[in-house]
RNA sequence: UUCGCAAGCCGCUUCAUCGCAUCUCGAUUUAUCGGGAUGAGGAAAGUCCGGACAACAUAGGGUAUUCUGCUUCUUAACGGGAAGGGCUCCGUCCCGAUUUAUCGGGACUGGAGAACAGCAAGUGCAACAGAGAGUAGACUACCUCCUGUGUAUGCAGGGGGAAAAGCUGAAAGGGUGGGGUAAGAGCCCACCAGUAUCGGUAGUGAUAUCGGUAGCUAGGUAAACCUCAGGAGUUGAAAGGCCAAAUAAACCGGCGUUCCUGCUUCGGCAGGAUAAGGGCGACCCGUCCGAGUUCGGAGGGUAGGCUGCUCGAGCUGUCGAGCGAUUGACAGCCUAGAUAAAUGAUGGAGGCGUUCCGCUUUGCGGAACGAACAGAAUCCGGCUUAUAAGCUUGCGUAAUAU
RNA sequence: GGUGGAUGUAGCUCAGUUGGUUAGAGCGCUAGAUUGUGGUUCUAGAGGUCGCGGGUUCGACCCCCGUCUUUCACCC
Numbered sequence: 001u002u003c004g005c006a007a008g009c010c011g012c013u014u015c016a017u018c019g020c021a022u023c024u025c026g027a028u029u030u031a032u033c034g035g036g037a038u039g040a041g042g043a044a045a046g047u048c049c050g051g052a053c054a055a056c057a058u059a060g061g062g063u064a065u066u067c068u069g070c071u072u073c074u075u076a077a078c079g080g081g082a083a084g085g086g087c088u089c090c091g092u093c094c095c096g097a098u099u100u101a102u103c104g105g106g107a108c109u110g111g112a113g114a115a116c117a118g119c120a121a122g123u124g125c126a127a128c129a130g131a132g133a134g135u136a137g138a139c140u141a142c143c144u145c146c147u148g149u150g151u152a153u154g155c156a157g158g159g160g161g162a163a164a165a166g167c168u169g170a171a172a173g174g175g176u177g178g179g180g181u182a183a184g185a186g187c188c189c190a191c192c193a194g195u196a197u198c199g200g201u202a203g204u205g206a207u208a209u210c211g212g213u214a215g216c217u218a219g220g221u222a223a224a225c226c227u228c229a230g231g232a233g234u235u236g237a238a239a240g241g242c243c244a245a246a247u248a249a250a251c252c253g254g255c256g257u258u259c260c261u262g263c264u265u266c267g268g269c270a271g272g273a274u275a276a277g278g279g280c281g282a283c284c285c286g287u288c289c290g291a292g293u294u295c296g297g298a299g300g301g302u303a304g305g306c307u308g309c310u311c312g313a314g315c316u317g318u319c320g321a322g323c324g325a326u327u328g329a330c331a332g333c334c335u336a337g338a339u340a341a342a343u344g345a346u347g348g349a350g351g352c353g354u355u356c357c358g359c360u361u362u363g364c365g366g367a368a369c370g371a372a373c374a375g376a377a378u379c380c381g382g383c384u385u386a387u388a389a390g391c392u393u394g395c396g397u398a399a400u401a402u
Numbered sequence: 403g404g405u406g407g408a409u410g411u412a413g414c415u416c417a418g419u420u421g422g423u424u425a426g427a428g429c430g431c432u433a434g435a436u437u438g439u440g441g442u443u444c445u446a447g448a449g450g451u452c453g454c455g456g457g458u459u460c461g462a463c464c465c466c467c468g469u470c471u472u473u474c475a476c477c478c
Base pairs, nucleotide, nucleotide: 001398003396004395005394006393007392008391009390012350013349014348015347016346017345018344020039021038022037023036024035025034026033027032028031041373045384046383048382049381050380051379052378053236054235055234056233060285061284062283063282065232066231067230068229069228070084071083072082073081074080085116087113088112089111090110091108092107093106094105095104096103097102098101117227118226122225123224124221125220139166140165142161143160144159145158146157147156148155149154174192175191176190177189178188179187193217195214196213197212198211199210200209201208202207240307241306242305243304251297252296253295254294255292258273259272260271261270262269263268277289278288279287280286314333315332316331317330318329319328320327321326352370353369354368355367356366357365358364359363403477404476405475406474407473408472410470413429414428415427416426422460431447432446433445434444435443453469454468455467456466457465
């Protein structure tokens, strides 16, 4: 320098004509015309988390279900984010061992990653291979006993011991050395590693470090059931409020009432008790409604308008607090509200990229072509995913030069 | 617009679950046999990134996360 990958930033500018939506001003023929202002995004997307707001005969207790899961902080809240802790992998360096290119241990203000509570609570699972796969195991090799055979070391068969060696596997039940033994074994001892637990020190804490004690070691898997801790009421702007219009309190099925008191225009009305059934989204308790505008079914009618609706955990700037996420004060600003759904089309100029041509070769001029992902629908905070060209950073590849 | 659920495996239609050696069936396709020829029938064979990308595990079609496609139901 070329090409590629990853992360981040940015997301063409301007003018004219025509057109669309909302608001507003003016005119009148009262539904039209004219003027002015404003008019998509970093993700408006997926609807994956968390809230605001609103409604629900109160949402209460327990079980079930489901989600989250190192610590501290941040925030309206979160499964998001920040900082930190230990862990794993890679890289670099150091030490030890030997089989000399591997193994083991340690360090790092080097890089990356993660759903990182618990398998030292219980239960389950582990194909194939292998002797043995979780109260281990006897195939080979090792030691020993018996029988047979042989001059003998042995050989063949059978019984037992033994986890040190080999073999299988993703995984074989601490490591090294010594004692011990027929051979062996935490069987015993020393050191090392690791676990649990107690105490001291440092830290808000996860944790780190030092010392003691214990048993010689406790394997893997909880994105297996499960245990522990914490959380979750349900429904979503087609929520909800108001107006207008329309009507079937009919039909079918389920369950089903009686009593007392008072008033009465004798039709009923009010209060209380009882209670089939029903609501509180699964179940139980509890609670509420309650003899029918009861519950379920199948149908009929209406198919419009206003509101909710955009000023909000808001945006921009300056100065502070904090390692940071974030946050405080002050100043300025107002920035889409459509409802079958507006935010567009055409042309010119400029900028960017690619290709070609000419000049001349540092470059300049001309022509053609190209320009992503995508589009508000109640509103916010995040996450995830998509994204051309250009810019920044990092990594890799190739070529050239030194 | 919102809410809830299902689906993706060979060219087509579908199986496949305590996670375990090999992913299978029917139709279709290819080749051979049978026939004078074709069909039928018989035999053999090919054909799969299990939608895609990660993760957990010794091991994933299966479990978990993200994402894409297709499809269904409900709302006044």
Two RNAs folded together computationally: RNase P RNA and transfer RNA, 478 nucleotides in total.